[in-house]
Context: one part of a larger RNA
RNA sequence: GGAUGAACGCUGGCGGCAUGCCUAAUACAUGCAAGUCGAACGAAGUACUUCGGUACUUAGUGGCGAACGGGUGAGUAACACGUAGAUAACCUACCUAUGAGACUGGGAUAAUCUUUGGAAACGAAGACUAAUACCGGAUAGGUGAUGGAGAGGCAUCUCUUCAUCAUUAAAGUCGGGAUACGACACUGAUAGAUGGAUCUGCGGUGCAUUAGCUAGUUGGUGGGGUAACGGCGCACCAAGGCGAUGAUGCAUAGCCGGCCUGAGAGGGUGAACGGCCACAUUGGGACUGAGACACGGCCCAAACUCCUACGGGAGGCAGCAGUAGGGAAUUUUCGGCAAUGGGGGGAACCCUGACCGAGCAAUGCCGCGUGAGUGAAGACGGCCUUCGGGUUGUAAAGCUCUGUUGUAAGGGAAGAGCGGUAUAUAUAGGGAAUGAUAUAUAAGUGACGGUACCUUACCAGAAAGCCACGGCUAACUACGUGCCAGCAGCCGCGGUAAUACGUAGGUGGCAAGCGUUAUCC
Numbered sequence: 001g002g003a004u005g006a007a008c009g010c011u012g013g014c015g016g017c018a019u020g021c022c023u024a025a026u027a028c029a030u031g032c033a034a035g036u037c038g039a040a041c042g043a044a045g046u047a048c049u050u051c052g053g054u055a056c057u058u059a060g061u062g063g064c065g066a067a068c069g070g071g072u073g074a075g076u077a078a079c080a081c082g083u084a085g086a087u088a089a090c091c092u093a094c095c096u097a098u099g100a101g102a103c104u105g106g107g108a109u110a111a112u113c114u115u116u117g118g119a120a121a122c123g124a125a126g127a128c129u130a131a132u133a134c135c136g137g138a139u140a141g142g143u144g145a146u147g148g149a150g151a152g153g154c155a156u157c158u159c160u161u162c163a164u165c166a167u168u169a170a171a172g173u174c175g176g177g178a179u180a181c182g183a184c185a186c187u188g189a190u191a192g193a194u195g196g197a198u199c200u201g202c203g204g205u206g207c208a209u210u211a212g213c214u215a216g217u218u219g220g221u222g223g224g225g226u227a228a229c230g231g232c233g234c235a236c237c238a239a240g241g242c243g244a245u246g247a248u249g250c251a252u253a254g255c256c257g258g259c260c261u262g263a264g265a266g267g268g269u270g271a272a273c274g275g276c277c278a279c280a281u282u283g284g285g286a287c288u289g290a291g292a293c294a295c296g297g298c299c300c301a302a303a304c305u306c307c308u309a310c311g312g313g314a315g316g317c318a319g320c321a322g323u324a325g326g327g328a329a330u331u332u333u334c335g336g337c338a339a340u341g342g343g344g345g346g347a348a349c350c351c352u353g354a355c356c357g358a359g360c361a362a363u364g365c366c367g368c369g370u371g372a373g374u375g376a377a378g379a380c381g382g383c384c385u386u387c388g389g390g391u392u393g394u395a396a397a398g399c400u401c402u403g404u405u406g407u408a409a410g411g412g413a414a415g416a417g418c419g420g421u422a423u424a425u426a427u428a429g430g431g432a433a434u435g436a437u438a439u440a441u442a443a444g445u446g447a448c449g450g451u452a453c454c455u456u457a458c459c460a461g462a463a464a465g466c467c468a469c470g471g472c473u474a475a476c477u478a479c480g481u482g483c484c485a486g487c488a489g490c491c492g493c494g495g496u497a498a499u500a501c502g503u504a505g506g507u508g509g510c511a512a513g514c515g516u517u518a519u520c521c
Base pairs, nucleotide, nucleotide: 001521002520003519004518006517007516008515009514010513013368014367015366016365017364018363019361020360021326026324027323028322030321031320032319035064036063037062040061041060043058044057045056046055047054048053071279072278073277081203082202083201084200085199086198087197090196091195095192096191097190098189100187101186103137104136105135106134112127113126114125115124116123117122141168142167143166144165145164146163147162148161149160150159151158152157172184173183174182175181205251206250207249212242213241214240217239218238219237220236221235222234224232254276255275256274257273258269259268260267261266281302282301283300284299285298304315305314306313307312332358334357335356336355340354341352342351343350344349371401372400373399374398381392382391383390384389406458407457408456409455410454411453421442422441423440424439425438426437427436465510466509467508468507469506470491471490472489476505477504478503479502480501486493487492
């Protein structure tokens, strides 16, 4: 000099864009943060009724989602991360493409009703019922095993094809809805896409006052397990494997793109934004599922908190706000789904503390302003003085002007807007309709927000401080004090003429900031 997620002191006008618990991965009151589908299903209730039903709502069964999104950095020195590769050792719901199929049967159960236990949480028994819930049979394709044939590969082997055996599918709903048409779903298959899984080389840390470490340890055979290779786990066999090119141990630490600094080499760092990893009170475990060993799921154990009728139950903010505590220190218990994105749905739409916005904070960066011109009697006052004067100083006053900003009024539903709905027309298909695509018209949709911006009017009226002035280092005099009070980054000042302490005048520097402290280069 530069930098900061900063803090402290003094001061403080506005706007834009960012940023905001670095400490206790401490404990948490309250609200919200993951639902949706009635076009899968039976049923109950409400309203209307032309008694035929119609419309709406939803607890339950069922489907999809809840593994994303959001948070944190505790642990981890590791194939965790970065980078380059490998899988002849793998999986992949939804999506895209292709070509097939959707046949035939069955038994339950929740809801509901009745009885009943419990303070509650939550149950128990009996009766009844449905499905795209569940279970058989058939067939296709797939998979596996055995055998045959062919092709390929350095190889464990891979691919194609045939035969036999074994195993393994399906679901409907809606449109006027009808066995025909269409839409959305369903089943298994192949390929792709996407997302993951596993393995290998290399790389980035402190201590040697840590030198030896290792029995599932290192390798083999076998069968097991996995989506898959593998001591991944097991039985048997062999005795190996790692290590001064630093094993093992201890300490510290999430890693990276980046960020800061520096001419560079390097050094420091890993907030915000992006990628990966790990974790969800602590420890362990599996279930469901395409995907979890699952933050707002389950079970067990532990600590803590709460309720209790003492028999037993409930909970998990490292989601968004917020509270207590800790601390030098870090915000609102705000608005909205209008946009972007996500989940569900055929759609309308619903949900979304993701997100978009507003609020608070000079925390940072950037921009603007606090007026401009003229004005010498060089006014008054202050300070200094050699008492002549000098300086503050064109500074002020005065005059002329402007109106950023401010105040008031008016305009402005601007842009952010795409998408969807209704109607009409056209196109291809079709007997027609539904549906699809395109065009036109109409209506509707904004949290921010009466905000940005624009126009008009008014008034210089409301808007400057902080630090320094001995040298380094730009900027000096007076008074007070008298080794006292005090200053100080280093050298050092202060003991009666202090440009170094305190005050005043003046001056220098930066400026809505200025200094100090801390940390890094």
Annotation: Predicted 3D model of a 521-nucleotide part of an RNA (small-subunit ribosomal RNA, 5' domain) from an uncultured bacterium. Model confidence (mean pLDDT): 81 of 100. The full RNA is in RNAcentral, with records from ENA and SILVA.